[in-house]
RNA sequence: GAAGGGGAUCGGGUGAUCGCGGAGCGCAAGCUCUGAGGAAGGUCGGGGCUCCACAGGGCAGGGUGCUGGCUAACGGCCAGUCGAGGUGACUCGCAGGAAAGUGCAACAGAAAACAGACCGCCAUCGCGGCUGAGGUCGGAACGCCACAGUCUCGAUGGUAAGGGUGAAACGGUGCGGUAAGAGCGCACCAGCAGCUUCGGUGACGGAGCUGGCUUGGCAAACCCCACCCGGAGCAAGGCCAAAUUUGAGUCAGGGCUGCCCGUCCGUUACGACUCGUGGUAGGCCGCAUAGAUGGAUGAUCACCCAAGCGAAAGCUGGACAGAACCCCGCCUACAGAUCCCCUUCGCCC
Numbered sequence: 001g002a003a004g005g006g007g008a009u010c011g012g013g014u015g016a017u018c019g020c021g022g023a024g025c026g027c028a029a030g031c032u033c034u035g036a037g038g039a040a041g042g043u044c045g046g047g048g049c050u051c052c053a054c055a056g057g058g059c060a061g062g063g064u065g066c067u068g069g070c071u072a073a074c075g076g077c078c079a080g081u082c083g084a085g086g087u088g089a090c091u092c093g094c095a096g097g098a099a100a101g102u103g104c105a106a107c108a109g110a111a112a113a114c115a116g117a118c119c120g121c122c123a124u125c126g127c128g129g130c131u132g133a134g135g136u137c138g139g140a141a142c143g144c145c146a147c148a149g150u151c152u153c154g155a156u157g158g159u160a161a162g163g164g165u166g167a168a169a170c171g172g173u174g175c176g177g178u179a180a181g182a183g184c185g186c187a188c189c190a191g192c193a194g195c196u197u198c199g200g201u202g203a204c205g206g207a208g209c210u211g212g213c214u215u216g217g218c219a220a221a222c223c224c225c226a227c228c229c230g231g232a233g234c235a236a237g238g239c240c241a242a243a244u245u246u247g248a249g250u251c252a253g254g255g256c257u258g259c260c261c262g263u264c265c266g267u268u269a270c271g272a273c274u275c276g277u278g279g280u281a282g283g284c285c286g287c288a289u290a291g292a293u294g295g296a297u298g299a300u301c302a303c304c305c306a307a308g309c310g311a312a313a314g315c316u317g318g319a320c321a322g323a324a325c326c327c328c329g330c331c332u333a334c335a336g337a338u339c340c341c342c343u344u345c346g347c348c349c
Base pairs, nucleotide, nucleotide: 001345002344003343004342005341006340007339008338009337010336012304013303014302015301016300017299018298020035021034022033023032024031025030037320041331042330044329045328046327047326048325049233050232051231052230061229062228063227064226065225066080067079068078069077070076081095082093083092084091085090096224097223101222102221103218104217118163119162120159121158122157123156124155125154126153128151129150130149131148132147134145135144136143171189172188173187174186175185176184190214192211193210194209195208196207197206198205199204237285238284239283240282246276247275248274249273250272251271253265254264255263256262305318307316308315309314
């Protein structure tokens, strides 16, 4: 210098004027303070909070799934293991069990899971051709007979070394072996299982021995194993409480007169009043150092800053996006700018 990897931050600033919501002060006019985000978004996971349900256990159903730690909890985060990708920094994870059982594998291919014979290779047999030496007739050749070798074709069998197909073909290389072949035998390597030992809390890793010689894939197919899970949600829920409904009660009293009788005035019912019931309309709380009426958080101008266009003057112009009970996460969107660490390659000292 070029190309990359990881992490973090900002995501316009200042001023003026005019507005909007909230709080406080003020009789009022008004004044003071305060008012969106890293995601406020998607509403995906978890929790707080609220109401309902609930002895205990089991079935069904759903979720999670390597290890250790963090956390109130999580499907989250951190560190690691294993696997995959990358030269590398680093990234990604649909990461329990396939020698419990059942099941599945398109297309291609002969054969796809107690393997399989299409081509090829090999053996035997049959028809035929050629060659060879022999026998026979014959003067000789041709011919005829049986034999050996070889070739084409066919039949039967052997063979998983080779070809070809596929995501996947029942270990790899070499030597021996064989009619041809084959873990059929052997050596080395890979892999699997068991055991021992070392390192690690652990997942796991290193080394050694033994074994059958190889026992494939899919569990995001059913299934098995371990752990977890009651439901609905702030329109939760609580308080106050018109109208209407409905229940209960009262409807007198006063003067003459201290009491009774009497008398006078006054009152009257499909009504009035009082107390309840229930909780609708409505209001308050829940509810916040923004905060609801589920409704404010803005607009204009000037200068500066970043960016684009332009020779210049100048012009354009500011990403994604707008809280609604709160919190922890995840995911998704995002113009542009800045900082730190690291990798590979090239050049210079």
A computed fold for a 349-nucleotide RNA from an Actinomycetes bacterium, annotated as Bacterial RNase P class A. Model confidence (mean pLDDT): 77 of 100. Taxonomically the source falls in Actinomycetes (Bacteria, Bacillati, Actinomycetota).